[in-house]
Context: one part of a larger RNA
RNA sequence: CUGGGCGUAAAGCGUGCGUAGGUGGCUAGAUAAGUCAGCUGUGAAAGCCCCGGGCUUAACCUGGGAAUUGCAGUUGAUACUGUCUAGCUAGAGUUCGGUAGAGGAAGGUGGAAUUCCUGGUGUAGCGGUGAAAUGCGUAGAUAUCAGGAGGAACAUCAAUGGCGAAGGCAGCCUUCUGGGCCUGAACUGACACUGAGGUACGAAAGCGUGGGGAGCAAACAGGAUUAGAUACCCUGGUAGUCCACGCCGUAAACGAUGACAACUUGAUGUCGGGAUGUUUAACAUUUCGGUAUCGGAGCUAACGCGUUAAGUUGUCCGCCUGGGGAGUACGCCGGCAACGGUAAAACUC
Numbered sequence: 001c002u003g004g005g006c007g008u009a010a011a012g013c014g015u016g017c018g019u020a021g022g023u024g025g026c027u028a029g030a031u032a033a034g035u036c037a038g039c040u041g042u043g044a045a046a047g048c049c050c051c052g053g054g055c056u057u058a059a060c061c062u063g064g065g066a067a068u069u070g071c072a073g074u075u076g077a078u079a080c081u082g083u084c085u086a087g088c089u090a091g092a093g094u095u096c097g098g099u100a101g102a103g104g105a106a107g108g109u110g111g112a113a114u115u116c117c118u119g120g121u122g123u124a125g126c127g128g129u130g131a132a133a134u135g136c137g138u139a140g141a142u143a144u145c146a147g148g149a150g151g152a153a154c155a156u157c158a159a160u161g162g163c164g165a166a167g168g169c170a171g172c173c174u175u176c177u178g179g180g181c182c183u184g185a186a187c188u189g190a191c192a193c194u195g196a197g198g199u200a201c202g203a204a205a206g207c208g209u210g211g212g213g214a215g216c217a218a219a220c221a222g223g224a225u226u227a228g229a230u231a232c233c234c235u236g237g238u239a240g241u242c243c244a245c246g247c248c249g250u251a252a253a254c255g256a257u258g259a260c261a262a263c264u265u266g267a268u269g270u271c272g273g274g275a276u277g278u279u280u281a282a283c284a285u286u287u288c289g290g291u292a293u294c295g296g297a298g299c300u301a302a303c304g305c306g307u308u309a310a311g312u313u314g315u316c317c318g319c320c321u322g323g324g325g326a327g328u329a330c331g332c333c334g335g336c337a338a339c340g341g342u343a344a345a346a347c348u349c
Stems, first nucleotide, its partner, number of pairs: 004320003007303002012317001014201004021194003025088007033081002035077008049065006091191001092188005097182003103177007110154001115149007125136002162169002206247006215241002220236004258316006266294013298305002322349003331342004
């Protein structure tokens, strides 16, 4: 080198875009670099191997052959790969016509509820728990009515639903804007797939500056519980949660399942389109794209997966190699910091 793997045993980068590289549709022709064949030269000798010969034998010596799987030159072959030329339309893309959607950004706006403030009614409790207490209340609370302020989140619809590459996205309206799906026609003519580095996005928490602050609530305080209770329960409560801008770059970032393509029995539901038929209400059949459940062959250690594969294959990338030490130390890179990335060894079982 070859050979094994990655849903749950170790192992799919959190997710896109994309550079180099790797790989790449159909038909002709050219070429002959790869590839294949012949020939020539070379591949020192000795040694190894084969057949002989010489020392009484052997070791040893010696003759010949083979081997030296290679390299170079040359003459050919042309299926495949490469290169060049000319074309094609089944991959990919563009335009036209429809269509669904919490896809994204900005601005505006609505009602319910909590809290607070003002005023009215009203009086001794309220609150909380397993039970209590801390707490609030005669300076008039809780309850109730009216008015006002402010912040945050959007009940029902709602779904086994939809959209997005992922993270994620939900009141309503407007503006701007990305992507998808379907139909048939026209156009381009392999323009493709993957993707080391790179780059962009990336929940929550956290950080910086400035705002905002209703509710909730790390820390903290008090009350309980308890042997103790730095907890679970209760009363409070600050960062934070919200907004703008800038960082951070991690998650059980999960389908614990990389991307793309092809092939391989089915059933049932649901979402978005198209076609056909009818009894024109809605059904039935069919087709394309999604999303689920159940299951066949096959696969799997089993569980299970099963046309949305973990089945059968191809291309490319990433990753794994006993447990602990350790995702740590050191170094380097990034960061304001917190920390992140890369990443060992001794030792030990």

A computed fold for a 349-nucleotide part of an RNA from an uncultured bacterium, annotated as small-subunit ribosomal RNA, central domain.
Rfam family: Bacterial small subunit ribosomal RNA.
The RNAcentral record of the full RNA draws on ENA and SILVA.